[in-house]
RNA sequence: UGAGUUGGCUGGGCGAUCGCGGCCGCCCCAUAGGGGUGGGUGAGGAACGUCCGGACUCCAUCGGACACGGUGGUGGCUAACGGCCACCCGGGGUGACCCGCGGGCUAGUGCCACAGAGAAUAGACCGCCACUGCGCUUAGCGUGGUGGUAAGGGUGAAACGGUGGUGUAAGAGACCACCAGCAACCUGGGUGACUAGGUUGGCUAGGUAAACCCCACCGGGAGCAAGACCAAGCAGUGUGCGCUGGCGGUUUGCCAGCAGCGGUGGUCCAUCGCCAUGCAUACGGGUAGGUUGCUUGAGGCUUUAGGGCCCUAGAUAGAUGGUCGCACAGGGAUGUAGCGGUAACGCUCGCCUGGACAGAAUCCGGCUUAUAGGCCAACUCAUCCG
Repeated sequence: UGAGUUGGCUGGGCGAUCGCGGCCGCCCCAUAGGGGUGGGUGAGGAACGUCCGGACUCCAUCGGACACGGUGGUGGCUAACGGCCACCCGGGGUGACCCGCGGGCUAGUGCCACAGAGAAUAGACCGCCACUGCGCUUAGCGUGGUGGUAAGGGUGAAACGGUGGUGUAAGAGACCACCAGCAACCUGGGUGACUAGGUUGGCUAGGUAAACCCCACCGGGAGCAAGACCAAGCAGUGUGCGCUGGCGGUUUGCCAGCAGCGGUGGUCCAUCGCCAUGCAUACGGGUAGGUUGCUUGAGGCUUUAGGGCCCUAGAUAGAUGGUCGCACAGGGAUGUAGCGGUAACGCUCGCCUGGACAGAAUCCGGCUUAUAGGCCAACUCAUCCG
């Protein structure tokens, strides 16, 4: 200098003015409340998604099991987590570093397309070998048959360990040596996942659990539209009064009702008419509506403890916005501009432009996804110079 890797920060600034939602003070009208005025305050790193975990609330619940769902290398952090940190194992990259839905196919069952002879206690298509029929130009060649054979070829993602030897008609873990891998055990290291080495064994074990399933652990359900409080109107119930009808009998009382009846239409509904179609009060539940839950919290920094400092939306159909000005990061065109330079070009000045993704709704911890531009740190590789 170029190309990268990882982590972190920021993601528009200042001012004026007009508005909107809370809060506080004052004044006015005024019971509640309303108005005016002044001050201060009012979105994010993801407020997104609503994916995971919790707080909180109500319901259910002796306890447990089954079912269902979730998680899945190890250790730690945490209120908890499917999150984070560190590590292990496997894979990728020259490297910094990155990726892994990473328990168990040796519990059992199932599945393995196409191609291929054969796809799981496999398989004879070609080839190799033995015997043999026939033909010919007869120690041979060609063409058939029967059998042996997993060395070689061919198919496939995958063909039932690899190399060498012994052996054989040809071959074969049939046998042997070494290697790889597996199982059991032992020793050393590590909290652990795991790892280094050794002994023995049988000669060898395919893949797939994001297939059923098995193992371990976790999980009661619904959610702030949770829940709590106040409480119009209508309806309900009780009491009193009133009215209508009936009975008894007259001072008084008792019972029933306060809605029916009639017309039209086949009935209900509907509609029209008549009538007494009531009044007051109390009560419980509770709709509209209102209040609350509500925002200060598992918060941040610092400190030996104590402590100190800082941050501070709370709307409810949903406020957090509009306009103007100033400068700025960045981008573009290139200017009879200036300076430097041989030039490419660089700097200054001037011109045009110009700031992404996105918007709280109970709160908190995470994750995922979107994001123009700018900044910082550490590290890696290549090249050059000293």
Model confidence (mean pLDDT): 75 of 100. The RNA shown here (Bacterial RNase P class A) has 386 nucleotides and comes from an Actinomycetaceae bacterium. It matches the Rfam family "Bacterial RNase P class A". About the family: Ribonuclease P (RNase P) is a ubiquitous endoribonuclease, found in archaea, bacteria and eukarya as well as chloroplasts and mitochondria. The RNAcentral record of the sequence draws on ENA. A source record names the gene rnpB.